[in-house]
Context: one part of a larger RNA
C1' cells in the first nucleotide's frame, strides 16, 4: 500500500420506492443448449443466446456423400517446347471435364517482345493447431469522476503528503483552508443535429398583393414558408434571499430558450492470461496426389425436449364495410414507374415523366364522418392443413415470398419470478432505407398521436469519496 467484511459515516444511478407498458401461460418466427444426423460448418456462454451473419435454393460455404486434379483456383521467376490471343459449335458425362470441328493467324528492331497450352523446378495454397506466443479492433467495469508525475517535505524502508479537512457540484467542478507549491491524462468547453431572430441568396421550392388557369398552371413577386450560407442570443450576464465578505444553492424578471436548454460524437490510468489467429496481419507447429483445389448432390432449415430475444392475440378504448384528413426519414437508369387496360387478386400488357427540392416509390397509418356486429371461442384470433395461381431466378422437391378459396387450432390477460422506462420519454401507429434476383416479425433511421409517477434513500443491486478490523496478498 492494497483487497475483503452479513464493519461504520458521508454520496450518487430507473437501484428500490411511486407509476406506465411488459416477459414467464397460448400460436408463430428467430438464436442457444441438448439430441438426432453422413453431415446437421465454426466461433460467442455473467459481459453469449433476432450475436459475428446488413439477407444459406445454386453460390455464399468453412461440414457431409461421390465424381475428378496434383506446379495446381490464384503469385512471381528460370529453362525447353508447341502454338496468335479469342470467339464458336457438336457429341459423351451429374458436372468439374474429356474428345472433335468451324473461324481467326499478334508486333516488329529478325530472334526478341506480349499472350496462351504442355514439360521440370524453386514454390503456391491451407476458413488446419494455438487469442495462454501476437499486432489492430472491441466487450465490461463506466461517461463512473478518477488515475499520475516534477520539485520539495516527513519516514531506516515499503511509502506517505499533494488527492486529506470545511462547504458546493453532473464532476479531482469550484472556493476556502493546509508542507505543500506547480502540472499531465480524464471532467467541462471547443465539434455535429436539434429550438429562437437577424441578414443575403430566391429555382427545381415559396404565393400576400396584380393579372390568369381545371390547376402556382402560366405572367409577375422577393412578403411569408422553405432551402443554403454567414452572424446574433445564455453568460448565474441582472434583482432579492440564504451562506463564511467566497465558492455555490433558492426564488424571481426579461426572454424562443435559464442554470450541463435537449440529443449526439467522445470512453482516462487500468481490471477480466476477458473476445477475435474464421475481417485482416503475424511468430511457432501441422498438411503438401492433401488438411490444397474444382464440381455434382445433400447438409447448416434435423426434432421427445429446455431457454433466451421478439412478432400476432385472447377483443366493443374493439372488428368489418364505405367516406374522408394531416408527415418526416429516405431511394431510384441492369433503377423508380405514373396514367390506361385486363385479372376478385398476388401481378400482367403497354407505356408518360425521371440521373430527381422536378418524375416515381407514395396508400401515410392510427384520426375524424357514417354504418353493422352485442359479449359469443363470436363477424374475436388466426396457426395448421387442402385446392388453385403469382413473381424472382438456369433451378422453389428437400428449402423462396406473395395472392385467391376452403379450412378455422391453441388463445377468457398468464404461477414462482423478471424486464423496459423520468418527456416529446413509455406507450402506441404507420413510413423509409442496408444488404439484396428474390425473401425479414430483424438491424439501422424517420415522423404522427401522446400519458402516469417520484412521498423518500429504510431495504435489494452496482458504484464513488473517508475511516474501522483483519492470521489475505
Nucleotide at each position: 500500500u492494497g483487497a475483503c467484511g452479513g464493519g461504520g459515516g458521508c454520496c450518487c444511478g430507473c437501484a428500490c420506492a411511486a407509476g406506465c407498458g411488459g416477459u414467464g401461460g397460448a400460436g408463430c418466427a428467430u438464436g442457444u443448449g441438448g439430441u438426432u444426423u453422413a453431415a446437421u460448418u465454426c466461433g460467442a456462454u455473467a459481459u453469449a443466446c433476432g450475436c459475428g451473419a446488413g439477407a444459406a435454393a445454386c453460390c455464399u460455404u468453412a461440414c457431409c456423400a461421390g465424381g475428378g486434379c496434383u506446379u495446381g483456383a490464384c503469385a512471381u521467376a528460370u529453362a525447353c517446347u508447341a502454338g496468335a490471343a479469342u470467339g464458336u459449335g457438336u457429341u459423351a458425362g451429374a458436372g468439374a471435364u474429356a474428345a472433335c470441328g468451324c473461324a481467326g493467324c499478334c508486333g516488329c528492331u529478325u530472334g526478341c517482345g506480349g499472350c496462351u497450352g504442355g514439360u521440370a523446378u524453386a514454390c503456391a495454397g491451407g476458413u488446419g493447431c494455438u487469442g495462454c506466443a501476437u499486432g489492430g479492433u472491441u466487450g465490461u467495469c463506466g461517461u463512473c469522476a478518477g488515475c499520475u508525475c516534477g520539485u520539495g517535505c516527513c519516514g531506516u524502508g515499503a511509502g506517505g503528503u499533494g488527492u486529506u479537512g470545511g462547504g458546493u457540484u453532473a464532476a479531482g467542478u469550484c472556493c476556502c483552508g493546509c508542507a505543500a507549491c506547480g502540472a499531465g491524462c480524464g471532467c467541462a468547453a471547443c465539434c455535429c443535429c436539434u429550438a429562437u431572430c437577424g441578414u443575403a441568396u430566391g429555382u427545381u421550392a415559396c404565393c400576400a398583393u396584380c393579372a390568369u388557369u381545371a390547376a402556382g398552371u402560366u405572367g409577375g413577386g422577393g412578403a411569408c414558408u422553405c432551402a443554403u450560407g454567414c452572424g446574433a442570443g445564455a453568460c448565474u450576464g441582472c434583482c432579492g434571499g440564504u451562506g463564511a465578505c467566497a465558492a455555490a444553492c433558492c426564488g424571481g424578471a426579461g426572454g424562443a430558450a435559464g442554470g450541463u436548454g435537449g440529443g449526439g460524437a467522445u470512453g482516462a490510468c487500468g481490471u477480466c492470461a476477458a473476445a477475435u489467429c474464421a475481417g485482416c496481419a503475424u511468430g511457432g507447429c501441422c498438411c503438401u496426389u492433401a488438411u490444397g483445389u474444382c464440381c455434382u448432390g445433400g447438409g447448416c432449415u434435423a426434432c421427445a425436449c429446455a431457454c433466451g430475444u421478439g412478432c400476432u392475440a385472447c377483443a366493443a378504448u374493439g372488428g368489418c364495410c364505405g367516406a374522408u384528413a394531416c408527415a418526416a426519414u429516405g431511394u431510384g437508369c441492369u433503377g423508380c414507374g405514373a396514367g390506361a387496360c385486363u385479372g376478385c387478386g398476388a401481378a400482367g400488357u403497354u407505356a408518360a415523366g425521371c440521373g430527381a427540392a422536378a418524375c416515381a416509390c407514395a396508400a401515410a397509418a392510427a384520426g375524424u364522418c357514417g354504418g353493422u356486429c352485442u359479449c359469443a371461442g363470436u363477424u374475436c384470433g388466426g396457426a395448421u392443413u387442402g385446392g388453385a395461381g403469382u413473381c424472382u431466378g438456369a433451378a422453389a422437391c428437400u428449402c423462396g415470398a406473395c395472392u385467391c378459396c376452403a379450412u378455422g387450432a391453441a388463445g377468457g390477460u398468464g404461477g414462482a419470478a423478471u424486464c423496459g422506462c423520468u418527456a416529446g420519454u413509455a406507450a402506441u401507429c404507420g413510413c423509409g432505407u442496408a444488404a439484396c434476383a428474390g425473401c425479414u416479425u430483424g438491424a439501422c433511421g424517420c415522423g404522427g398521436u401522446g400519458a402516469a409517477u417520484a412521498c423518500g434513500u429504510u431495504c435489494c443491486c452496482g458504484g464513488g469519496c473517508c475511516u474501522u478490523g483483519u492470521a489475505c496478498a
The prediction has a mean pLDDT of 82. This is a predicted structure of a 473-nucleotide part of an RNA (small-subunit ribosomal RNA, 3' major domain) from a metagenome. Rfam family: Bacterial small subunit ribosomal RNA.